Annotation: FMN riboswitch aptamer (RFN element) from Oceanobacillus iheyensis, 139 nucleotides, folded computationally. The sequence is in RNAcentral, with records from Rfam and Ribocentre. RNAcentral records the identical sequence in 2 taxa. Its Rfam family is "FMN riboswitch aptamer (RFN element)". Rfam's curators write: The RFN element is a highly conserved domain that is found frequently in the 5'-untranslated regions of prokaryotic mRNAs that encode for flavin mononucleotide (FMN) biosynthesis and transport proteins.

RNA sequence: UGUAUUCUUCGGGGCAGGGUGUAAUUCCCGACCGGCGGUGACAAGUCAUCAGAACUUGAAGUCCGUGACCCGCUUUUAUGCGGUGGAUCUAGUGAGAAUCUAGAGCCGACAGUAAUAGUCUGGAUGGGAGAAGAAUAGC
Numbered sequence: 001u002g003u004a005u006u007c008u009u010c011g012g013g014g015c016a017g018g019g020u021g022u023a024a025u026u027c028c029c030g031a032c033c034g035g036c037g038g039u040g041a042c043a044a045g046u047c048a049u050c051a052g053a054a055c056u057u058g059a060a061g062u063c064c065g066u067g068a069c070c071c072g073c074u075u076u077u078a079u080g081c082g083g084u085g086g087a088u089c090u091a092g093u094g095a096g097a098a099u100c101u102a103g104a105g106c107c108g109a110c111a112g113u114a115a116u117a118g119u120c121u122g123g124a125u126g127g128g129a130g131a132a133g134a135a136u137a138g139c
Stems, first nucleotide, its partner, number of pairs: 003137008017029003031119002033108002035066004042058005047052001061106002070083004088104005110122003
C1' cells in the first nucleotide's frame, strides 16, 4: 500500500410573503431544496527545483453509475435475484465544455389530507448507496 473477515460510529435538505376559497404549506403568484460513488479545462493550499502532465483538499440535482420508493420471483416476511426508474439548453472563453463563466430552463417515489404536495403528515427510533475508524489474518 492494497486484499479478506469481523466490529463500531456516521449516513437528506426545503414553501418566507401573498391571492382565491367553507376548506389548500397540496391550486395560483412567488419562495426554497439538491443523497452517495465516479469524472472534472475550475478554486484554494502544499512541496521547492524535478517550477510539474506533481501532491492535498473542495468542486455536477439535470454527464456516467447508484440508493431510498415501486413491481415480479423467492420467502423463514428476513434475505437474495431480476425489473422499472426524473430532468439542459443558449451564449462566452478555449485546442477541447456533459462539469468553468453568464443567462434562461427543467426535474423530483408511495400512502394520507376539509383541495391536486419535491417542501406538510405517515411507513421511518426503518432501510440505505456509501463514509470514517478499529481488530484479526495474509501479502